[in-house]
RNA sequence: UGUGGAACUUGGCAAACUAUCGGAAACGGUAGGACGCAAAGUUAUAGGGACUAAGGUGUCUAAGAAGGCGCUAUGUCAGCCUGACCGCUAAU
Numbered sequence: 001u002g003u004g005g006a007a008c009u010u011g012g013c014a015a016a017c018u019a020u021c022g023g024a025a026a027c028g029g030u031a032g033g034a035c036g037c038a039a040a041g042u043u044a045u046a047g048g049g050a051c052u053a054a055g056g057u058g059u060c061u062a063a064g065a066a067g068g069c070g071c072u073a074u075g076u077c078a079g080c081c082u083g084a085c086c087g088c089u090a091a092u
Base pairs, nucleotide, nucleotide: 002092003091004089005088012037013036017032018031019030020029021028022027035079041085042084043083046082047081048080049077050076051075055072056071057070058069059068060067061066
């Protein structure tokens, strides 16, 4: 360094759900909790994919007001896939 591994005196992370806080929402923070994870560490300004639609926009309800529906990320997901970066380590 490559492959492999989580074996080590040790250990690490934490899905659903609950409480609370932030947010229009998706979702996120904290505490509890463990379905799982060998990178479930970082990157969403690397590419693909997914979720949401406040605002914008089109349209409909005769018009206004108010609202319905469609489109839209500038919002979000790294525990969807690939890539990039960076760790520990028995064995080989």
Molecule: c-di-GMP-I riboswitch aptamer